Transfer RNA from Lactobacillus delbrueckii subsp. delbrueckii, 72 nucleotides, folded computationally. Rfam family: tRNA. It is annotated as a transfer RNA.

RNA sequence: GCGGGUAUAGUUCAAUGGUAGAACACUAGCUUCCCAAGCUAGAGAUGAGGGUUCGAUUCACUCUAUCCGCUC
Numbered sequence: 001g002c003g004g005g006u007a008u009a010g011u012u013c014a015a016u017g018g019u020a021g022a023a024c025a026c027u028a029g030c031u032u033c034c035c036a037a038g039c040u041a042g043a044g045a046u047g048a049g050g051g052u053u054c055g056a057u058u059c060a061c062u063c064u065a066u067c068c069g070c071u072c
Base pairs, nucleotide, nucleotide: 001070002069003068004067005066006065007064010024011023012022013021018054026042027041028040029039030038047063048062049061051059
C1' cells in the first nucleotide's frame, strides 16, 4: 500500500428498517448479629460525520480505532 472483519451499558453479548434488551458488575431497599448468598427496585449504552427513508443499531458512503490476511 491492497483486501476483509469488528465497534451497542463498567464487562461479555443480543436486537435482519418501527419503544435498544439480557447476564455479570454498580446503587437503594428487604433479609442476616455482621459478611456472603438470596429477593425486589433503580440508574447507565448504539465510535464520529453527513446521506437514503415517514422512520436507521440495522442500508450505502467517508473518517477514526482495532484485529486478520496479502504484497514490498